[in-house]
RNA sequence: CUUAUCCAGAGUGGCAGAGGGCCGGGCCCUAUGAAGCCACAGCAACCAGCGGAUUUCGCGUGCGAACGCGGCGUCCGAAGCGGUGCUAACUCCCCCCCGAUUGCACAGCGGUGCGAGACGGGAACGAUAAG
Repeated sequence: CUUAUCCAGAGUGGCAGAGGGCCGGGCCCUAUGAAGCCACAGCAACCAGCGGAUUUCGCGUGCGAACGCGGCGUCCGAAGCGGUGCUAACUCCCCCCCGAUUGCACAGCGGUGCGAGACGGGAACGAUAAG
């Protein structure tokens, strides 16, 4: 940098001793012990591995239809012993854009502008995996 996912799920103990939730604004967590480190446990299923299906390519057999084997890819499934990840709150929420709702002003039957906060969608940022 690219692609995929992000409203599900899963924590105890020891050391340590004041911060943490990425930044800003909120709102939270925290001496009934934050970050960090260690041990054990758990969650999930991205990659690898396993089974099945299938497109395509290659090779082989065959007169042929076809069949077999192998490679790249795609889909599905099971497992959870390999490589990661994760185990407060939706990525904690907002902050940006659009829609819907609604208030005010202008306008005059087409609406326009400014604002509001519960709502829906998207983007951005971020996190994780794979390349």

The RNA shown here (SAM riboswitch aptamer (S box leader)) has 131 nucleotides and comes from a soil metagenome. Model confidence (mean pLDDT): 81 of 100. Rfam family: SAM riboswitch aptamer (S box leader). Rfam's curators write: The SAM riboswitch is found upstream of a number of genes which code for proteins involved in methionine or cysteine biosynthesis in Gram-positive bacteria. Rfam links the family to the GO term regulation of gene expression. RNAcentral holds the sequence, with entries from MGnify.